[in-house]
Context: one part of a larger RNA
Molecule: small-subunit ribosomal RNA, 3' major domain
Organism: Fibrobacterota bacterium
């Protein structure tokens, strides 16, 4: 100087408390451990691994296993020789990779000898190739402490020195934020602000959007003329600064209350992550040193595996019902997406879906809610709760759904009656609850990312648990 203390003081955080909803029990989904396996590819492992890399494992992916094949190689550059192509089509062998046969088939210059370009084949060599190892050789990127308020420097001063001072102290703040004081005076990286978005108003613009007035028109409808007021769209601007008033305070910073205001003291949300810590994570995104393989640890292919299952754990979904379930009627979003795509009206089917195809490169067309509300039945029952499991019949995608997809219908109806010890999230348009869209994607979400609808309860307080900041104290620790 740090680190640590079941030392002290001060102060924060959904840290506790106060509340609301969960997990832990059930069934299923998913990840992991373990076990199994020819293989169940690899990585991630307290917080900070475990719906994580994977924003899509039937083939492919794929890195694994079994078997069948290749050896200048699936891919790059260079040399020599040959062919005239490459592509495409047909036939045969084969599981395919591959092999064989046939058809078709270039350009430029030319002294017609040939030369060159390009493509393929053959030969041999340099080399290719490796998701092989080392994240404890590395770059880059990322997690984490933590959006915590800290981390430092120059000069000066001080101490033999390591160092100290500044950064401590009194107030104050979300903040090393600001004020005051002070052997310090300044400065840098952080904080804040500048950026994006939501909330109010003004302005510009008025189609594909809108409809107040006028006119036409319909079963109805901005449907039409018309208009750009309003809504909205998307560019510009205004607005909030403790600016004003009162009180407190040290006449300060600042705090409390008030006015005005759409918004008030950081207005809500986002992006943004200091010096560093964990030899944290990643050599399987990529890059890269070293090591290793080179008829194989490279490459191609078929099939299998990654989907196994006595178990154990994490994360979720659906429930156990009446604030509910069922049936009928009826209302209201927002973000988005759409071209070998989204698809309306119509027809068929109980349905998944099929037929067909208007319109739309889309403020124009398509996709566009559920909870809610109004009625009906159910009456506490393992039930009209719950839907697992299984049988049957179908639909869709795709070369192909056996291993191993999703969906529909009929039948079947399991466990489950609120979950032990323990444990998680959340302070407001939040939790809870309801549906919708998107990426990936041929097909395949209960995951992920986003969107809106309905919309709470509680916070006395800081003694205690956890994490953190500042000062101080002890130390046989570094």
């Nucleotide at each position: 100087u740090g680190a640590c203390g079941g030392g002290g003081g001060c102060c924060c955080g959904c840290a506790c408390a106060a509340g609301c909803g969960g997990u832990g029990g059930a069934g299923c989904a998913u990840g992991u451990g373990g076990u199994u396996u020819a293989a169940u590819u690899c990585g991630a492992u307290g917080c900070a691994a475990c719906g994580c890399g994977a924003a899509g494992a039937a083939c492919c992916u794929u890195a694994c296993c079994u078997g069948g094949g290749c050896u200048u190689g699936a891919c790059a550059u260079g040399g020599g020789g040959g062919u005239g192509a490459c592509c495409g089509c047909u036939c045969g062998a084969g599981a395919g990779a591959u092999c064989g046969a046939g058809c078709u088939u270039u350009c430029u210059c030319u002294u017609c000898g040939g030369a060159g370009a390009c493509a393929c084949c053959c030969c041999g060599c340099a080399c290719a190739g490796g998701u092989g190892c080392u994240g404890c050789a590395u770059g880059g990127c990322u997690g984490u402490c933590g959006u915590c308020a800290g981390c430092u420097c120059g000069u000066g001063u001080u101490g033999u020195g390591a160092g100290a001072u500044g950064u401590u102290c009194g107030g104050u703040u979300a903040a090393g934020u600001c004020c005051g004081g002070c052997a310090a005076c300044g400065a840098g990286c952080g904080c804040a602000a500048c950026c994006c978005u939501c909330g109010u108003c003004c302005u510009u613009a008025g189609u594909u959007g809108c409809u107040a007035a006028c006119a036409g028109g319909u079963u109805a409808a901005g449907c039409u003329g018309a208009g750009c007021a309003c809504u909205c769209u998307a560019g510009g601007g205004a607005g909030a600064c403790u600016g004003c008033c009162g009180c407190g305070g040290a006449c300060a910073a600042c705090g409390c209350g008030g006015a005005g205001g759409a918004a008030g003291g950081u207005g809500g949300g986002g992006a943004c992550g200091a010096c560093g810590u964990c030899a944290a994570g990643u050599c399987c995104u990529c890059a890269u040193g070293g090591c290793c393989c080179u008829u194989a640890c490279g490459c191609c292919c078929a099939g299998g595996g990654c989907u196994a299952c006595a178990c154990a754990c994490g994360u979720g979904c659906u429930a156990c019902a009446a604030u509910g379930g069922u049936c009928g009627g009826u209302a209201c979003a927002g973000c988005g997406g759409g071209a070998u795509g989204c698809a309306a009206u119509g027809u068929c089917g109980c349905g998944a879906g099929a037929c067909g195809g208007a319109g739309c490169a889309a403020a124009u067309c398509c996709u566009c809610a559920a909870a809610g509300c109004c009625g009906u039945c159910c009456u506490c029952a393992g039930u009209u709760c719950g839907g697992a499991u299984u049988g049957g019949a179908g639909g869709c995608u795709g070369c192909a759904a056996c291993u191993c997809g999703c969906c529909u219908c009929c039948a079947u109806g399991a466990a489950g009656c609120u979950g032990g010890a323990a444990u998680c999230g959340c302070u407001a348009g939040u939790a809870a609850u309801c549906g919708u869209g998107g990426a990936u994607c041929a097909g395949c979400a209960u995951g992920c990312c986003a969107c809106g609808g309905u919309g709470a309860a509680u916070a006395c307080g800081u003694u205690c648990c956890c994490g953190g900041g500042c000062c101080u104290u002890g130390u046989a620790c570094a």